[in-house]
This is a predicted structure of a 74-nucleotide RNA (transfer RNA) from a soil metagenome. The prediction has a mean pLDDT of 81. Rfam family: tRNA. By type it is a transfer RNA.

């Protein structure tokens, strides 16, 4: 330098194919239970969907550029 894959909650990821309410598990907070903790039950909080632009009534999703990570080639 070229090609491919990945970037979504604190962590691991789904959702993208086929545009239409942003989700799961774990973690965290409160309450219950317990002498206390753990475990368990109930409830709750937390997001610039890597960044910018475009298309569209509508973009995590489609298009373009950029940034970062991994792999391969030269």
């Nucleotide at each position: 330098c070229u090609g491919g894959c990945c970037g979504u909650a604190g962590c691991u990821c789904a959702g993208c194919u086929u545009g239409g309410c942003a989700g799961a598990g774990c973690a965290c907070u409160g309450c219950g239970u317990u002498u206390g903790g753990g475990a368990c039950g109930c409830a709750g909080g937390g997001g610039u969907c890597g960044c910018g632009a475009g298309u569209u009534c509508a973009a995590a999703u489609c298009u373009c550029g950029c940034c970062g990570g991994c792999c391969a080639g030269a």